[in-house]
Molecule: Fluoride riboswitch aptamer (crcB RNA motif)
Organism: Thermoleophilia bacterium UBA5186
RNA sequence: GCUCAUAGCGGCGAUGAAGCUCGCCUUCAAGCGCGCCGACUGGCGCUGAUGGCUUCUACGGCCGC
Numbered sequence: 001g002c003u004c005a006u007a008g009c010g011g012c013g014a015u016g017a018a019g020c021u022c023g024c025c026u027u028c029a030a031g032c033g034c035g036c037c038g039a040c041u042g043g044c045g046c047u048g049a050u051g052g053c054u055u056c057u058a059c060g061g062c063c064g065c
């Protein structure tokens, strides 16, 4: 100096924040949803603030005051 493995830190898991937990990645990384239109870098449409659970915030629907 190079390569591999392990551990730690850190990062990531389709829109914000926090706690817990799961998975993934090791920086040319993990990640960047779905349906239809022949294909598509184009067009139209749909679900969800979570990877999962809980809470808060924002948004949406219904009812009451």
Stems, first nucleotide, its partner, number of pairs: 010025004016056006033046005